[in-house]
Overview:
A computed fold for a 347-nucleotide part of an RNA from a soil metagenome, annotated as large-subunit ribosomal RNA, domain IV. The coordinates come from a structure-prediction model, not an experiment, and the mean pLDDT is 90. It matches the Rfam family "Bacterial large subunit ribosomal RNA". The full RNA is in RNAcentral, with records from MGnify.
Context: one part of a larger RNA
RNA sequence: CCUCCGUCAAGGAACUCGGCAAAUUGGCCCCGUAACUUCGGGAGAAGGGGCGCCCCGGUAGCGUGAAGCGGCAUGCCCGUGGAGCGUGAGGGGGCCGCAGAGAGCAGGCCCAGGCGACUGUUUACCAAAAACACCGGUCCCUGCCAACGCGGCAAGUGUGGACGUAUAGGGGCUGAGACCUGCCCAGUGCCGGAAGGUUAAGGGGAGCGGUGCAAGCUGCGAACCGAAGCCCCGGUAAACGGCGGCCGUAACUAUAACGGUCCUAAGGUAGCGAAAUUCCUUGUCGGGUAAGUUCCGACCCGCACGAAAGGUAGAACGAUCUGGGCGCUGUCUCGACGGGGGACCCG
Numbered sequence: 001c002c003u004c005c006g007u008c009a010a011g012g013a014a015c016u017c018g019g020c021a022a023a024u025u026g027g028c029c030c031c032g033u034a035a036c037u038u039c040g041g042g043a044g045a046a047g048g049g050g051c052g053c054c055c056c057g058g059u060a061g062c063g064u065g066a067a068g069c070g071g072c073a074u075g076c077c078c079g080u081g082g083a084g085c086g087u088g089a090g091g092g093g094g095c096c097g098c099a100g101a102g103a104g105c106a107g108g109c110c111c112a113g114g115c116g117a118c119u120g121u122u123u124a125c126c127a128a129a130a131a132c133a134c135c136g137g138u139c140c141c142u143g144c145c146a147a148c149g150c151g152g153c154a155a156g157u158g159u160g161g162a163c164g165u166a167u168a169g170g171g172g173c174u175g176a177g178a179c180c181u182g183c184c185c186a187g188u189g190c191c192g193g194a195a196g197g198u199u200a201a202g203g204g205g206a207g208c209g210g211u212g213c214a215a216g217c218u219g220c221g222a223a224c225c226g227a228a229g230c231c232c233c234g235g236u237a238a239a240c241g242g243c244g245g246c247c248g249u250a251a252c253u254a255u256a257a258c259g260g261u262c263c264u265a266a267g268g269u270a271g272c273g274a275a276a277u278u279c280c281u282u283g284u285c286g287g288g289u290a291a292g293u294u295c296c297g298a299c300c301c302g303c304a305c306g307a308a309a310g311g312u313a314g315a316a317c318g319a320u321c322u323g324g325g326c327g328c329u330g331u332c333u334c335g336a337c338g339g340g341g342g343a344c345c346c347g
Stems, first nucleotide, its partner, number of pairs: 001342008010333002014331001019328001027051005036041001038176001052095005061087004068080004072075001096100001108326007115318002120132002136174007148160003178312003182243003187240002189236005196231003202225002207220005244262005271305001272302001283299005
């Protein structure tokens, strides 16, 4: 010097990205416990008190229940009886130590907010989470040799689905429960549509050509008839998606309930909002601090929230993330001492 451990005056987070680490707390009994809440919870909330040993006394009580006695219906019977055994408070008196859950094992607590309802799952070896899953919701597909998968060159094929059958199975999105989920079908997709337009092979052959003396052989070929698809007509957004601009106006000013105009398929409703989203930005105001780019509550000029890529509230839950406080501490002021194991020296 390294490492692991123990202790510390005064102070007590001044440390630091951050109380990381450490310390505090810790058991049992009793008292006592708030907001909020889905009435279950929150709760071990918080905050207090007691705890050993000896004696009254193994006491009161509780459990079990023998002998003995009585009865008859004579039974592994009923009643009575309380021994013994087990368990065991509360109260009174006394004793000792610094200390009685005497060592060891053995929650620190509270307030507020973000996210996710919850228990679960995950990057075997840097991520455990607000990611995945989830109960529930909704849309679409599937009538059975189902849809959808796996395998096969193929087959009247094998197999899962399923020894299931629409209250079943498959796929997508959302993600408990509560209150809700607006407007747009112009584009794209999907679904429906016995008409019409277009459209391939094929059918059809007017007509034209090659060759031959010819019969013929052979080539080209217009009308017209020909599917799905596309066009067309509708529907559909918990389908992919989208949800405006400029100008003016009120008797201070400011602002604009109001008006004008252009464009659109329709111009963002409720609710929320400097937010896991706010660039300008450390926005402004309020709170907390002596002092606060973080935090909480508001405001709304939302660069660029918004309703199942769900919106908003929200109890409970969380090795989650963020801010604050009490307690407690070697984190620190600021270091000191001690112990175990290394390093170092000798063998």